[in-house]
RNA sequence: GCGAGUGUAGCUCAACUGGUUAGAGCACGGAGCUUAUACCUCCGCGGUUCCUGGUUCGAGUCCAGGCACUCGCA
Numbered sequence: 001g002c003g004a005g006u007g008u009a010g011c012u013c014a015a016c017u018g019g020u021u022a023g024a025g026c027a028c029g030g031a032g033c034u035u036a037u038a039c040c041u042c043c044g045c046g047g048u049u050c051c052u053g054g055u056u057c058g059a060g061u062c063c064a065g066g067c068a069c070u071c072g073c074a
Base pairs, nucleotide, nucleotide: 001073002072003071004070005069006068007067010026011025012024013023019057028044029043030042031041032040050066051065052064053063054062
């Protein structure tokens, strides 16, 4: 330099063929339980869906450009 893939919560990942409020586990906070901690149960918190634009009535999803990372080729 060329090609492919990935980018969503602090972390690991879902989200169907574009459609109603973007969810789960872990982590974190609170309560219960316990002498206390852990385990367990309940509740809660946590999102500019990498950035910028475009298409559309409607975009996490489609398109274009850019950025970062991974893999392959040279």
This is a predicted structure of a 74-nucleotide RNA (transfer RNA) from a Patescibacteria group bacterium. The prediction has a mean pLDDT of 80. Its Rfam family is "tRNA". It is annotated as a transfer RNA. Rfam links the family to the GO term triplet codon-amino acid adaptor activity. Taxonomically the source falls in Bacteria candidate phyla (Bacteria).